Source information
Transfer RNA from an uncultured bacterium, 75 nucleotides, folded computationally. Its mean pLDDT, the model's own confidence on a scale to 100, is 81. RNAcentral records the identical sequence in 4 taxa. Its Rfam family is "tRNA". The family's RNA type in Rfam is transfer RNA. The sequence is in RNAcentral, with records from ENA.
RNA sequence: GCCGGCGUAGCUCAGUGGUAGAGCAGCGCACUCGUAAUGCGCAGGUCAGGAGUUCGAAUCUCCUCGCCGGCUCCA
Numbered sequence: 001g002c003c004g005g006c007g008u009a010g011c012u013c014a015g016u017g018g019u020a021g022a023g024c025a026g027c028g029c030a031c032u033c034g035u036a037a038u039g040c041g042c043a044g045g046u047c048a049g050g051a052g053u054u055c056g057a058a059u060c061u062c063c064u065c066g067c068c069g070g071c072u073c074c075a
Stems, first nucleotide, its partner, number of pairs: 001071007010024004018055001026042005048064005
């Protein structure tokens, strides 16, 4: 230099045009002599950033940034 993949809640990930979700973690309540476990509930998101397409974008297109992998050239 070229090619590909990934970036979504604190963590691990799903969601591939039409309400942003799950598990774990956190908080509250119940249960218990008390904890753990269990049950019920609550909270938590500029979907990496920007632009475009569309009635509508996490999802499609372009640019940028970061991470990972592969290939190649020179010294």